RNA sequence: ACGUUAUCACGAAAGGUAGAGGGAUUAGACCCGUUGAAACCUUAGCAACCUCCUUUUUAAAAAGAAAAGGUGCUACAUUCUACGAAUGAUUACUGAACUUUUCUCAGUGUUUAUUUGACAGAUAACAG
Numbered sequence: 001a002c003g004u005u006a007u008c009a010c011g012a013a014a015g016g017u018a019g020a021g022g023g024a025u026u027a028g029a030c031c032c033g034u035u036g037a038a039a040c041c042u043u044a045g046c047a048a049c050c051u052c053c054u055u056u057u058u059a060a061a062a063a064g065a066a067a068a069g070g071u072g073c074u075a076c077a078u079u080c081u082a083c084g085a086a087u088g089a090u091u092a093c094u095g096a097a098c099u100u101u102u103c104u105c106a107g108u109g110u111u112u113a114u115u116u117g118a119c120a121g122a123u124a125a126c127a128g
Base pairs, nucleotide, nucleotide: 003126004125005124006123007122008121013043014042015041016040017039021032022031023030026082027081028080029079044074045073046072049070050069051066053064054063055062056061078120083117084116085115086114087113088112089111091109092108093107094106095105096104
């Protein structure tokens, strides 16, 4: 590297070096950036995956609390969309019903909104 499991709409920034890009990748959209991007360093903070403590438990594990240590993170939902499904709306065509108009129902397609699943990704722990 690959794999397994869990989480991903909460939260938390100042300074220094640097000097034009950046928001993972492809495309589109929307944004951030010379009032200083990426990257690196220092300090601070957030969170609670590992960890520490307590209780329950045969155990596995669960609940609560803490923040010393190992990671992580500190614009925007993983910034949004892309593939599938469901539901609603929209519009076109076809069919049914109807004496006609208005209207109603069904099917197929267009566009769109919401929800959800998948894919991809990030992080942690484990395994190797």
A computed fold for a 128-nucleotide RNA from Polaribacter sp., annotated as SAM riboswitch aptamer (S box leader). The coordinates come from a structure-prediction model, not an experiment, and the mean pLDDT is 80. The source organism's lineage runs through Bacteria, Pseudomonadati, Flavobacteriia, Flavobacteriaceae and Polaribacter. The sequence was found by an Rfam model in a public genome assembly.